A computed fold for a 359-nucleotide RNA from Acinetobacter apis, annotated as Bacterial RNase P class A. It matches the Rfam family "Bacterial RNase P class A". Rfam links the family to the GO terms ribonuclease P activity, dimeric ribonuclease P complex and tRNA processing. The coordinates come from a structure-prediction model, not an experiment, and the mean pLDDT is 77. The sequence is in RNAcentral, with records from ENA. Lineage of the source: Bacteria > Pseudomonadati > Pseudomonadota > Moraxellales > Acinetobacter.
RNA sequence: GAAGUGAGCUGGACGGUCGCUGCUAUGGAGGUCUUCGUGACUGAAGUAGGGGAGGAAAGUCCGGGCUUUAAAGGGCAAGGUGCCAGGUAAUGCCUGGGCGGCGUGAGCCGACGGAAAGUGCAGCAGAGAGUAGACCGCCAUUUUUUAAAUGGUAAGGGUGAAAGGGUGUGGUAAGAGCACACCGCGUGUCUGGUAACAGUACAUGGCAUGGUAAACCCCACCUGAAGCAAGACCAAAUAGGAAUCCGCAUAGGUAUGGCCCAUACUGGAUUCGGGUAGGUCGCUUGAGCAUAUAAGUGAUUAUAUGCCUAGAGGAAUGAUCGUUCUUGACAGAACCCGGCUUAUAGGCUCACUUCUUUU
Numbered sequence: 001g002a003a004g005u006g007a008g009c010u011g012g013a014c015g016g017u018c019g020c021u022g023c024u025a026u027g028g029a030g031g032u033c034u035u036c037g038u039g040a041c042u043g044a045a046g047u048a049g050g051g052g053a054g055g056a057a058a059g060u061c062c063g064g065g066c067u068u069u070a071a072a073g074g075g076c077a078a079g080g081u082g083c084c085a086g087g088u089a090a091u092g093c094c095u096g097g098g099c100g101g102c103g104u105g106a107g108c109c110g111a112c113g114g115a116a117a118g119u120g121c122a123g124c125a126g127a128g129a130g131u132a133g134a135c136c137g138c139c140a141u142u143u144u145u146u147a148a149a150u151g152g153u154a155a156g157g158g159u160g161a162a163a164g165g166g167u168g169u170g171g172u173a174a175g176a177g178c179a180c181a182c183c184g185c186g187u188g189u190c191u192g193g194u195a196a197c198a199g200u201a202c203a204u205g206g207c208a209u210g211g212u213a214a215a216c217c218c219c220a221c222c223u224g225a226a227g228c229a230a231g232a233c234c235a236a237a238u239a240g241g242a243a244u245c246c247g248c249a250u251a252g253g254u255a256u257g258g259c260c261c262a263u264a265c266u267g268g269a270u271u272c273g274g275g276u277a278g279g280u281c282g283c284u285u286g287a288g289c290a291u292a293u294a295a296g297u298g299a300u301u302a303u304a305u306g307c308c309u310a311g312a313g314g315a316a317u318g319a320u321c322g323u324u325c326u327u328g329a330c331a332g333a334a335c336c337c338g339g340c341u342u343a344u345a346g347g348c349u350c351a352c353u354u355c356u357u358u359u
Base pairs, nucleotide, nucleotide: 001355002354003353004352005351006350007349008348009347010346012324013323014322015321016320017319018318020052021051023049024048025047026046030042031041032040033039054330058341059340061339062338063337064336065335066227067226068225069224073261074260075259076258078223079222080221081220082219083097084096085095086094087093098112099110100109101108102107113218114217118216119215120212121211135157136156137153138152139151140150141149142148143147165183166182167181168180169179170178184207185205186204187203188202189201190199191198192197231281232280233279234278241272242271243270244269245268246267252266253265254264255263288307289306290305291304292303293302294301295300
């Protein structure tokens, strides 16, 4: 100097004018009630002060807080997760480690339990695709003798994505774990580690009979349901209406995923017909944020100090001028919080890796 990897901050700033909105203080138009006393309640305009979209507010994919469901009981089914250990309110998230894969590397990714419980699947080719083989070949014997038949073989070749562990030596009619050495694989013990695993340390076995579970399945753990359009309160109005059929409670029905049991309540089904859908709350101080110290590899935890930071209700933050600058991308809360995923013009900072050149 170039090319990368990981992490963090930022995402225009300052000043003026006009405009929108919430809170606090002041203010007091008007209204209601009335014991008729300016008594009680409510309260507009105006004025002053302090606030007013994000790192993803997006996706609605997860986990919760909160609200309701009589209780949230038991079981089945259904759904979710899937190496080990920690963190967290909790998770399918995060951190660290193990194993596997990619990369020269810094690093990145993982749908990562079980194939000896069972079933299924792998077209075609090929002799044969899993307790799966003899097409060519090699060897031996015989005969009608250069061809054929019988037997042995699975080392060599072929087909295929994949073909009965690999290399070497011996042995054999020719071969073959047939035997041996080493490697690989299975099992057991030992060592290290909390563990997943690792070591190949020791022993043993010729050696399991492949692959696939993001195929069905088996195993372990977790899960009641619905959701702020949840729900609570106030006010107003109507019809706690009518008819038909079944039924007399040991039946049946209803009860916030499905089925069964249990439990609680209770007549059930069908048809006709009526009222309301207005207001207030929920609604923002929270598993909150920042800084410092300590513990920890880390996620995080504890302590101390400081801060208060939108609550709209068809939906508020806009317009304009001047100066400045490095940029103006992706994009706007709707109960709240923690994650993941996706989009993103750029600017700045830190650490690490590789290559080239010079000293």